[in-house]
Molecule: Bacterial RNase P class A
Organism: marine sediment metagenome
RNA sequence: GUGGGGCGGGUGGUCGCCUGGUUUGAAUACCGGGAGGAAAGUCCGGGCUCCGCAGGGCGGGACGCAGGGGAAAUCCCUGGUGCAGCAAUGCAGGGAAAGUGCCACAGAAACGAUUCCUGUACCGGUUUUCCGGUAUAAGGGUGAAAAGGGGCAAACCCCGUCCGGUGCAAGGCCAAAUAGAGAGAACAGCCCACGGGCUGGGGAGCUGCCCGUUCCCUCGGUUCUCCGGGUUGGCCGCUAAAGCCGUCCGGUAACGGCCGGCUCAGACGGAUGGCCACCGUCGUGAAAGCGAUACAGAACCCGGCUUACAGCCCCGC
Numbered sequence: 001g002u003g004g005g006g007c008g009g010g011u012g013g014u015c016g017c018c019u020g021g022u023u024u025g026a027a028u029a030c031c032g033g034g035a036g037g038a039a040a041g042u043c044c045g046g047g048c049u050c051c052g053c054a055g056g057g058c059g060g061g062a063c064g065c066a067g068g069g070g071a072a073a074u075c076c077c078u079g080g081u082g083c084a085g086c087a088a089u090g091c092a093g094g095g096a097a098a099g100u101g102c103c104a105c106a107g108a109a110a111c112g113a114u115u116c117c118u119g120u121a122c123c124g125g126u127u128u129u130c131c132g133g134u135a136u137a138a139g140g141g142u143g144a145a146a147a148g149g150g151g152c153a154a155a156c157c158c159c160g161u162c163c164g165g166u167g168c169a170a171g172g173c174c175a176a177a178u179a180g181a182g183a184g185a186a187c188a189g190c191c192c193a194c195g196g197g198c199u200g201g202g203g204a205g206c207u208g209c210c211c212g213u214u215c216c217c218u219c220g221g222u223u224c225u226c227c228g229g230g231u232u233g234g235c236c237g238c239u240a241a242a243g244c245c246g247u248c249c250g251g252u253a254a255c256g257g258c259c260g261g262c263u264c265a266g267a268c269g270g271a272u273g274g275c276c277a278c279c280g281u282c283g284u285g286a287a288a289g290c291g292a293u294a295c296a297g298a299a300c301c302c303g304g305c306u307u308a309c310a311g312c313c314c315c316g317c
Stems, first nucleotide, its partner, number of pairs: 001317007009279007017034006036295001040306002043304005048167001050165002055211004060163005065079005081092004094158002099156002101152003116140003119136007171236004180227001182226005187220001188199004200218007243262004248257003280293005
């Protein structure tokens, strides 16, 4: 310098708070537990929930070398290609010849292209000097890139693969309460065994649209839509998991398997703390002592990524 891992507070006493279990008629008593490596960001993926069965197409979105891991992921591991670096390492990833578009300034000109200057050859004008035209190796100038296939797709786009939607403020149960004298829309026919069935019409869903499909109504104090009012109470969801720790085995690794052990918050949305003493780490000091001790607080849960972090320890290169 670079890559990875860990700690980031502990112990005792005392007072107090929340919670699980046992006990008690209830109090009470006893036993156990109580904020992280990021709990942050809400960026990605899921578990779970609901949508009257959720199918196809268009639109829309995501990803993009190869193999593997994993529930999946835009994640992780290994290999390879290119770029940066002295190196350890780090970063990136389909297609520029299907089409469209952009490349400032400079330069004559930046993709249907062409010729600024010089050289060479030829022609015309012409006393020389010089001027004009045609062709052409090549050189120079400008620039990242110029006598042909440069760059950009994190530009539109093309190719391939994948994708229902919604979100714990999801959703469910109990109790309780009242304002609808608010507005609008729909309503046909046929058959029959009188229960109903078929067609049509209207409406509600399946994402935004279309097809298709499901359900409701179709003459009843009916059904649907909009507006307005009441219920701001209690309980569940709410924490045993793709969980954590350890030995061994397989694998380069990510990771997986057998066996053994542990149960580590569930707040009613406001708990997880105060004080004293000792210890740990750092600074200072001869010592005693003194000072400091980072980022930051669970809220349905889990896997990732990103960001913040005083100080200390370990391993590889």